RNAcentral holds the full RNA, with entries from SILVA. A computed fold for a 595-nucleotide part of an RNA from an activated sludge metagenome, annotated as large-subunit ribosomal RNA, domain I. Its mean pLDDT, the model's own confidence on a scale to 100, is 82.
Context: one part of a larger RNA
RNA sequence: GGCAUACGGUGGAUGCCUUGGUACCGAGAGGCGAUGAAGGACGUGGUAAGCUGCGAUAAUCCGUGGGGAGCCGCUAAACAGGCUUUGAUCCGCGGGAUUCCGAAUGGGGGAACCCAUCCAGAGUCAUGUCUGGAUAUCGUUGUCUGAAUCCAUAGGGCAACGAGGCGAACGCAGGGAACUGAAACAUCUAAGUACCUGCAGGAACAGAAAUCAACAGAGAUUCUCAAAGUAGCGGCGAGCGAAAUGGGAAGAGCCCAAACCGAUUGUGUGUAAGCCCGCAGGCGUUGCAUAAUCGGGGUUGUGGGGGCAGUUCGGAGCGGGUUGCGGACCGCUCGGGAAGUUACCAAACAUAUAUAUAGGAGAACGAUCUGGAAAGUUCGGCCAUAGACGGUGAUAGCCCGGUAUCCGGCAUAUAUAUGUCUUCCUGGGACUGUUUCCCGAGUACCGCGGGGCACGUGGAACCCUGUGGGAAGCUGGGAGGACCAUCUUCCAAGGCUAAAUACUACUCGGUAACCGAUAGUGAACAAGUACCGUGAGGGAAAGGUGAAAAGCACCCCGGAGAGGGGAAUGAAAUAGUACCUGAAACCGUAUGCCU
Numbered sequence: 001g002g003c004a005u006a007c008g009g010u011g012g013a014u015g016c017c018u019u020g021g022u023a024c025c026g027a028g029a030g031g032c033g034a035u036g037a038a039g040g041a042c043g044u045g046g047u048a049a050g051c052u053g054c055g056a057u058a059a060u061c062c063g064u065g066g067g068g069a070g071c072c073g074c075u076a077a078a079c080a081g082g083c084u085u086u087g088a089u090c091c092g093c094g095g096g097a098u099u100c101c102g103a104a105u106g107g108g109g110g111a112a113c114c115c116a117u118c119c120a121g122a123g124u125c126a127u128g129u130c131u132g133g134a135u136a137u138c139g140u141u142g143u144c145u146g147a148a149u150c151c152a153u154a155g156g157g158c159a160a161c162g163a164g165g166c167g168a169a170c171g172c173a174g175g176g177a178a179c180u181g182a183a184a185c186a187u188c189u190a191a192g193u194a195c196c197u198g199c200a201g202g203a204a205c206a207g208a209a210a211u212c213a214a215c216a217g218a219g220a221u222u223c224u225c226a227a228a229g230u231a232g233c234g235g236c237g238a239g240c241g242a243a244a245u246g247g248g249a250a251g252a253g254c255c256c257a258a259a260c261c262g263a264u265u266g267u268g269u270g271u272a273a274g275c276c277c278g279c280a281g282g283c284g285u286u287g288c289a290u291a292a293u294c295g296g297g298g299u300u301g302u303g304g305g306g307g308c309a310g311u312u313c314g315g316a317g318c319g320g321g322u323u324g325c326g327g328a329c330c331g332c333u334c335g336g337g338a339a340g341u342u343a344c345c346a347a348a349c350a351u352a353u354a355u356a357u358a359g360g361a362g363a364a365c366g367a368u369c370u371g372g373a374a375a376g377u378u379c380g381g382c383c384a385u386a387g388a389c390g391g392u393g394a395u396a397g398c399c400c401g402g403u404a405u406c407c408g409g410c411a412u413a414u415a416u417a418u419g420u421c422u423u424c425c426u427g428g429g430a431c432u433g434u435u436u437c438c439c440g441a442g443u444a445c446c447g448c449g450g451g452g453c454a455c456g457u458g459g460a461a462c463c464c465u466g467u468g469g470g471a472a473g474c475u476g477g478g479a480g481g482a483c484c485a486u487c488u489u490c491c492a493a494g495g496c497u498a499a500a501u502a503c504u505a506c507u508c509g510g511u512a513a514c515c516g517a518u519a520g521u522g523a524a525c526a527a528g529u530a531c532c533g534u535g536a537g538g539g540a541a542a543g544g545u546g547a548a549a550a551g552c553a554c555c556c557c558g559g560a561g562a563g564g565g566g567a568a569u570g571a572a573a574u575a576g577u578a579c580c581u582g583a584a585a586c587c588g589u590a591u592g593c594c595u
Base pairs, nucleotide, nucleotide: 001594002593003592004591005590006589007588008587009586015580016544017543020515021514022512023511024510025509026508027507028506029504030503031166032165039101040100041099042055043054044053046079047078049075050074051073061095062094063093064092065091066090070083071082072081106115107114108113116135117134118133119132120131121130122129137163138162139161140160141159142158143157144156145155170201171199172198173197174196175195181188185235211218212217222249223248224247225246226245232240233239253496254495255494256440260296261295262294263293264292265291266290267289268288269287274283275282276327277326278325279324280323301474303439304438305437306435307434308433309432310431311430312429313428315334316333317332318331319330320329335426336425337424338423339422340421348420349419350418351417352416353415354414355413356412357411359407360406361405365380366379367378369376381398382397383387389401390400391399445469446468447467448466449465450464451463452462455481476491477490478489479488480487531538532537551579554566555565556564557563
């Protein structure tokens, strides 16, 4: 020095465990914010570093409901001092308070700081000082003023109301790549994806046919299964890729513009033209035309509506115009009908019930043996609308918390129902005839240039529109994949609309052939921490004594050490806080063998 065996050291694998994660399901909620958010800074405890809570009323204040014996949050124990059956701590609801920064909003600023003005108050002989309130910008509305320039307008002042910022995904819209694939690459693809921007909602978008279809018919939209990887598109390459139709989910339909009538206002014209009709009277800034606003009317494609005429049906009362009578018309009240706050029109209250935000009741076991400990063994019982689960010194239906089941609410919130209530309709309807008054214009459509449609310009319809032209108007117009005819079908150029659908930052409940500390979130622990970076940003490591600290009194060696030896605790101390188990590499001690 090597090998072997034994015993150790070091090290922290493995096993076991789980307070933390992951994924999904159901329900809720789907927003917060100038009444100052999200997020922070700084404070705040008797002693107080971090976390948590809170805000100068500062681990909290008040009211109310629950609860019932201890309590003054965690790391983390202690000392001191308190509170509490006159009900504390704790939990729910409501209220109060809430420094400074931050949209940050009086002005400024290198966030958490600096400096103001006005009004009111405190204080001072007075000034300084302090306290409270107001003072940003933009938009809308109203109002007062008011240039060039007479009227007017622009502009300015004041007031009220609203907005602003944040937030995970889902949504709609405006912009919009490249890598890549095509085995290169340019049309094409990736992809209208990523990303940027705007805006919104609990969903959004879409939506009641100028739609499809095919001689039969359907009847808004959305989502889904099939149709179908079909028909097609395509350097006919790579690839892209429908629809009708059928099955399902859901189901809901409506309002304007215009014609016409009336009112008000402006402008023009202008005085017997007019004032609802008939007769008689009366009036005179009346009438007529036009524009705007408001009210009525009206909303459709077997075309619809309006005007005029006619037929027919329809409750009551009161009032109205230039007068009287009659008719017609209009308004109001009652009566009748309907609906209901998600569209079609719109606001609120009460009661009841349910649910949520605290809670309450809740069955049934003993002995024996082993053991440190019984829930294990053995013996004998019991409950069960409860044998889910977790804990307890090993494995517990009957020990504890719970579980099945049942009960409970001062207050707040939500939903449903009912009532009050509110609104709408009935205040004209139906039919026939006639009239040709209305039925969305720089629109439809066409040329050129593009885009969207599964469809790359193609025979390219259809939809959108930058540019230039530019209709008809119901005897009208669009579509049916060039175009024409026939036929069929629908009515553009205005608007609203629940549900079925998408998503989950957040709350509650649950599930798992999901992980178990190099795994699972980056994070089981003072984790987006320590640390790194000028910054954008990057970003860890780190769990386990024991059933219980019973965490080693006392003695000895030693430096009043570190560490160790006894003793004591404990089932165990080779469980001693560098603590469960404790592999290997690596380092020793002892013995044996070999060299």